This is a predicted structure of a 73-nucleotide RNA (transfer RNA) from a Clostridia bacterium.
Its Rfam family is "tRNA".
The organism belongs to Clostridia, within Bacteria.

RNA sequence: GGCGCGUUCGUCUAGUGGUCCAGGACAGCGGUCUCUAAAAUCGCGAACAUGGGUUCGAGCCCCAUACGCGCUG
Numbered sequence: 001g002g003c004g005c006g007u008u009c010g011u012c013u014a015g016u017g018g019u020c021c022a023g024g025a026c027a028g029c030g031g032u033c034u035c036u037a038a039a040a041u042c043g044c045g046a047a048c049a050u051g052g053g054u055u056c057g058a059g060c061c062c063c064a065u066a067c068g069c070g071c072u073g
Stems, first nucleotide, its partner, number of pairs: 001072007010026004018056001028044005049065005
């Protein structure tokens, strides 16, 4: 350099074009409970790598870029 795969909350992950202004687990914060804390339980905040395109509609399809992994000259 070429080819392939991947990138979603703090972490791990679900999501086969429309019930998704994206769900779950753990972690965090707050409440209840408790003498206090833990446990339990209820609630809250938090994410689609970036930029374009296709479409009535994109996390999902296409292109480019960035980063990571693999194969290869």